[in-house]
The prediction has a mean pLDDT of 86. Predicted 3D model of a 1456-nucleotide RNA (small-subunit ribosomal RNA) from an uncultured Clostridia bacterium.

RNA sequence: GAUGAACGCCGGCGGCGUGCCUAACACAUGCAAGUCGAACGGGGAUGUUCCGCAGGGAAGGUUUCGGCCGGACCAUGGGACAUCCGAGUGGCGGACGGGUGAGUAACGCGUGGGGAACCUGCCCCGUGCCGGGGGAUACCGUCCGGAAACGGACGUUAAUACCGCAUAAGCGCACGCUUCCGCAUGGGAGAGUGCGAAAAGCUCCGGCGGCACGGGAUGGACCCGCGUCCGAUUAGCCGGUUGGGGGGGUAACGGCCCACCAAAGCGACGAUCGGUAGCCGGCCUGAGAGGGCGGACGGCCACAUUGGGACUGAGACACGGCCCAGACUCCUGCGGGAGGCAGCAGUGGGGGAUAUUGCACAAUGGGGGAAACCCUGAUGCAGCGACGCCGCGUGGGUGAAGAAGUAUUUCGGUACGUAAAGCCCUGUCAGCGGGGAAGAAGAUGACGGUACCCGAAGAAGAAGCCCCGGCUAACUACGUGCCAGCAGCCGCGGUAAUACGUAGGGGGCAGGCGCUAUCCGGAUUUACUGGGUGUAAAGGGGGCGCAGACGGCAUGACAAGUCCGGAGUGAAAGCCCGCGGCCCAACCGCGGGACUGCUCCGGAUACUGUGAGGCUGGAGUGCGGGAGGGGCAGGCGGAAUUCCUGGUGUAGCGGUGAAAUGCGCAGAUAUCAGGAGGAACACCGGCGGCGAAGGCGGCCUGCCGGCCCGCAACUGACGUUGAGGCCCGAAGGCGUGGGGAGCAAACAGGAUUAGAUACCCUGGUAGUCCACGCGGUAAACGAUGAAUACCUGGUGUUGCGUAACGAAGUUGCGCGGUGCCGAAGCCAACGCAUUAAGUAUUCCACCUGGGGAGUACGUUCGCAAGAAUGAAACUCAAAGGAAUUGACGGGGACCCGCACAAGCGGUGGAGCAUGUGGUUUAAUUCGAAGCAACGCGAAGAACCUUACCGGUCCUUGACAUCCCCCCGACGCUUCCGUAACGGGAAGUUCCCUUCGGGGCGGGGGAGACAGGUGGUGCAUGGUUGUCGUCAGCUCGUGUCGUGAGAUGUUGGGUUAAGUCCCGCAACGAGCGCAACCCCUGCGGUCAGUAGCCAGCGAGUCAUGUCGGGAACUCUGACGGGACGGCCGGAGACAAUCCGGAGGAAGGCGGGGAUGACGUCAAAUCAUCAUGCCCCUUAUGGGCCGGGCGACACACGUGCUACAAUGGCGCAGACAGAGGGAGGCGAACCCGCGAGGGGGAGCAAAUCCGGAAAAUGGCGUCCCAGUUCGGACUGCAGCCUGCAACCCGGCUGCACGAAGCCGGAAUCGCUAGUAAUCGCGGAUCAGAAUGCCGCGGUGAAUACGUUCCCGGGUCUUGUACACACCGCCCGUCACACCAUGGGAGUCGGAAAUGCCCGAAGCCGGCGGUCCAACCGGAAGGAGGAAGCCGUCGAAGGCAGGUCGGAUGACCGGGGUG
Repeated sequence: GAUGAACGCCGGCGGCGUGCCUAACACAUGCAAGUCGAACGGGGAUGUUCCGCAGGGAAGGUUUCGGCCGGACCAUGGGACAUCCGAGUGGCGGACGGGUGAGUAACGCGUGGGGAACCUGCCCCGUGCCGGGGGAUACCGUCCGGAAACGGACGUUAAUACCGCAUAAGCGCACGCUUCCGCAUGGGAGAGUGCGAAAAGCUCCGGCGGCACGGGAUGGACCCGCGUCCGAUUAGCCGGUUGGGGGGGUAACGGCCCACCAAAGCGACGAUCGGUAGCCGGCCUGAGAGGGCGGACGGCCACAUUGGGACUGAGACACGGCCCAGACUCCUGCGGGAGGCAGCAGUGGGGGAUAUUGCACAAUGGGGGAAACCCUGAUGCAGCGACGCCGCGUGGGUGAAGAAGUAUUUCGGUACGUAAAGCCCUGUCAGCGGGGAAGAAGAUGACGGUACCCGAAGAAGAAGCCCCGGCUAACUACGUGCCAGCAGCCGCGGUAAUACGUAGGGGGCAGGCGCUAUCCGGAUUUACUGGGUGUAAAGGGGGCGCAGACGGCAUGACAAGUCCGGAGUGAAAGCCCGCGGCCCAACCGCGGGACUGCUCCGGAUACUGUGAGGCUGGAGUGCGGGAGGGGCAGGCGGAAUUCCUGGUGUAGCGGUGAAAUGCGCAGAUAUCAGGAGGAACACCGGCGGCGAAGGCGGCCUGCCGGCCCGCAACUGACGUUGAGGCCCGAAGGCGUGGGGAGCAAACAGGAUUAGAUACCCUGGUAGUCCACGCGGUAAACGAUGAAUACCUGGUGUUGCGUAACGAAGUUGCGCGGUGCCGAAGCCAACGCAUUAAGUAUUCCACCUGGGGAGUACGUUCGCAAGAAUGAAACUCAAAGGAAUUGACGGGGACCCGCACAAGCGGUGGAGCAUGUGGUUUAAUUCGAAGCAACGCGAAGAACCUUACCGGUCCUUGACAUCCCCCCGACGCUUCCGUAACGGGAAGUUCCCUUCGGGGCGGGGGAGACAGGUGGUGCAUGGUUGUCGUCAGCUCGUGUCGUGAGAUGUUGGGUUAAGUCCCGCAACGAGCGCAACCCCUGCGGUCAGUAGCCAGCGAGUCAUGUCGGGAACUCUGACGGGACGGCCGGAGACAAUCCGGAGGAAGGCGGGGAUGACGUCAAAUCAUCAUGCCCCUUAUGGGCCGGGCGACACACGUGCUACAAUGGCGCAGACAGAGGGAGGCGAACCCGCGAGGGGGAGCAAAUCCGGAAAAUGGCGUCCCAGUUCGGACUGCAGCCUGCAACCCGGCUGCACGAAGCCGGAAUCGCUAGUAAUCGCGGAUCAGAAUGCCGCGGUGAAUACGUUCCCGGGUCUUGUACACACCGCCCGUCACACCAUGGGAGUCGGAAAUGCCCGAAGCCGGCGGUCCAACCGGAAGGAGGAAGCCGUCGAAGGCAGGUCGGAUGACCGGGGUG
């Protein structure tokens, strides 16, 4: 894009189309094919008329009034005529029209041809004719049978019904003749003779008909070329089969049928069989080529309940005819009958689904008829369905206060939105009123009071559907929370979802919009146009070669292909163009084009082809020479292993990572000599050689194949490829028979291991070897089919030839092989590259997403194993190739780090402290979780803190802003009360002012709001940890690459460093490194109090105490100093490294601050901030008490120890940094002590804490659970604080526990470091073993980089990329699904053989029957029934074939 559609939601009007795709399932009812009285007989009805008449009898006339005449009219019998009705005989039509698509793979259809092999009613033209007879019969009547359907007998009758006879222009048949024609059989024309066959009448008098012959037209039958789906897991098929002459039959040819004869015919150019299917014009799609389809319309075919059959007829094997058989339905009096909607409507059923039991013959067309006319569910119309196409409408203009409302919001706004309202207009369609066609040539209009026209009124009655994550046009809010759901693919949803649901808004289409189904397209994704096969799927394992395909140079011939011209055909409709008709369009009409095709005729001959005769370049032969693990057979040889015999010899050997099994004192291994046997052939040996591939390796001989070089004598295209076919074909395997040394599946043992049906070891059988046979596979690989030609080169090697040089030999050239590197070109890239994967040609093979699966079934082969061929269901949204960047590796190279090693001290054991887990609890608040949580947030939990628990109280709130009222202060003091807060009472008590009030504060009140340490660190900001102070991370431009990306940044050196140097398609730059900053180490300058005191002076018991000094120390400000600067060596003349000098310091002097791009959804919503969610008399706020301190345990971090390098005692020395006013607190006094009293001094280089401790000295202890160790506990105290019970610190006395150096494991540290010693500070009322700092004393060791951990650079492999804590394989268990096998079971299809054999055609038969003709008759001719036979549908029986369903159980497969 399309549809005969269906489904969902919605639905105003009209036009034109279209509507059972399923059950060719079954059908109630009505209708769909009749008509002709001008073919015929008879019947009925009505009318007219005539005749007759027993009857009734009006008007009227007349009357003697009694009546009479009269006869309309009614009734009635008959005839004639007219009209109508139903049946019959007869004619024409029921073979058309209408339906359906079952069957059919076929001359069925399409297209083009053919007939010398045909028919054709009605119609047209022409020619000729229509004379004269006969016998029946239906209807009807009578009777009979039957329930009915229907039938029988007898009798009567007509014809355009039936039958003879006559006539024959012409016709047919036979016979020969003449002439012309044809490729053949043969045909046309003409004359002659013989034989044969015709007819119908009716009439309104106009005609309408009848017969024969010839021709035409129309319709049809038959034959042929070509075309026409899938399957080879269908490969052979066939008995009237193929042909023949003969016969039958037909309209006609024919094996259509028959007898006979022959043995053919078809098939890889796909027969046969199976599946599917009506075919075409055309329709849909597509740029086209093509693909799909065959509904409506048109042509053809086939069918009419299923199967068979014929009859009639011009035509049928006959939809609304007949016969038979089957199934089904209906009627029945059970004997027997009736029926066939795939005609129009309609019903049931099936189905996702498809309409009215309508009107009319007015038109068009058809049948009958002379016609009027009748019939016509053909047809014309109407009805129903948005089923499709087309047209129209649902209003137009104006209108900003951007109304209300809704949605959203950062609360400002924004959007719906000129949209609405309002104002001004219009009036399509529908509705209402009125008029009213064409369609018909005269009459006739179903449609229809329709189309159309006019009028009036009013914006009035008329919009939905889908979508809004990307593809794809259209975004927000709320709800939901991997739920509910969406989904075409990718994929959305696990608490902020543009993806679910709803809403607002938006996008698209619109009387529709979506969904589903199907087809084409996109898909060059079956590739003809227009693909591929080294690694993505794909080259056959290799050769020979039949068919086939393709094929060298030149000549002439033919004209099949090819090309040109002409002719016929290619129906109409459709399509395209133009014009026209309905207002337009859809739709329709007219004209033109096109229909790419087929056929015929003529022409051309370059190419292909065909046949002819040539050529030598392709190919082959010959002659000469050559290399070779080419093949087969036979023989020979030495080394080695093993075994046997003997000798020597003794205790082990062997084997491994280490061992053990094993062998060995019965003498092994080792060694020497001799012997046996089998297998394989070291060195040479080489990307060397040979072969088609597999493959081939000692030496000699024989036989055989191929190849190369040279020569140019011979053949003359003999070539290439090669489906099938045939042959070869490693290893392993199989069969038979040998052989068997070594090796070695299976097997056994020993090890290894969690296990070890393995890897390792000791043994060991098939096998490996030989002969013969089978098998036929492979990563049979160059993952690269064969052949030919062409297209820059370099270099090696191998075989042959040739030239030059004297030669060995070297070099050049040519041909053949075999490698490497590379140009163009090719390639997705990798790569290939004269040995192509380049450029071309030819032929073969093969591929078409992954899995299922090289499986199943079938078939072929095989002894078997198995091989070959080779699917489907189901399932997935991928599977794959090459390359890129990372990450990773029990890969490689290089290099770092207290990473290991070396060393020192610890932890893990003890007690205690502290944190955590766990447990407990009313609560033990919360967070932190490997490194990188755990003395962490916490630099201070008795109350407070506090977030938790219990109790109790408050509700605009403890806190912010706004409003109203009251008070005047706020507050303080006292009292009552409470567990406490809350609550109550008393006293005291503001400022400014224009006197209205205001400020401030308190109280009361209403509501907006406050408040939340409630949730989400996976919504966030900020901050932080970590890799890691690691040396990396990037960019611009350029260059390379299709691209990802690479280059730079790699490489050679060097460094702590991407530090620097050199090189380089790179050149530069940024963030990092380093430096700049701070501290410290040296000296200098300046400065000199509170610090200092050398010299001078004063003073003291003593002290820088004082004057003074500015030297020193120190303080703290500035500058200096170090830069590989100097020397030597190494290096590349570099960077740099090594050594040295000088120097306080030397190769970044030491330390700090400083943390690149990024990683870990790392940590923190409980520091803070913050989106969203949640609570609102509580999840907020206050108070009291409790808890965070619990304790059977477990872990981390620490402290103190276990002691003599120590403990204790005494005396005594030396720091640095920092702190101090609600503070540090001296002296002095009291206390054993904690501490108390006291209060000097000090906002500090001034005063205070303050003593430093270890060390050193002296003394003591004497190796002990101790004079070690100090836990725990008792008693007594001190201090802080409202308060030390839960739950503080400290002191004294007493008590003195575990612990004697710590398992596996594990941590820190490379120098002023570890270790050890004390001191200070923050927090803080009090409360450090923690933390942050400070100084004192002060080591040991580093060979080295193999290993562990972490990291950097380069490289390599990768199936990893949430990246090795990755990915992923198989069994087992469970669930579901499809599938193979399966004892079988069930139903189906098409054939075959036999049996039975209906109807019927054909043939036969006689003893039955019969109007026409012949005959005087008998009888004959002819016919009918009957019977028999061949064939023959359905049916029966039988064995097979094919496919399906199902089946205990078995097997694998897929998904989860």